Annotation
This is a predicted structure of a 73-nucleotide RNA (transfer RNA) from an uncultured bacterium. The sequence was found in a public genome assembly. The coordinates come from a structure-prediction model, not an experiment, and the mean pLDDT is 82. Its Rfam family is "tRNA". It is annotated as a transfer RNA. Rfam links the family to the GO term triplet codon-amino acid adaptor activity.
[in-house]
């Protein structure tokens, strides 16, 4: 330099045909306990890496950029 894949909550990751952004863990609160832990319930937390384009509508499609990984030279 070229090709492929990844980037979504604090962490690990889903997200189907383009149609209200989710789960587990973690955090906070409540119940349970003599207390802690376990267990049960609820809540908070998001510029979907960044910029632009297409569309009535984009995490999803297209282009560019950044970054990480793998391969080729």
């Nucleotide at each position: 330099g070229c090709g492929c894949g990844g980037u979504u909550a604090g962490c690990u990751c889903a997200g189907u045909u383009g149609g209200u952004a989710g789960a587990g863990c973690a955090u906070u609160c409540c119940c349970u306990u003599g207390a802690c832990g376990u267990g049960g319930g609820a809540a908070g937390g998001g510029u979907c890496a960044c910029a632009g384009g297409u569309u009535c509508g984009a995490g999803u499609c297209c282009u560019g950029u950044a970054u990480c990984g793998c391969g080729c030279a």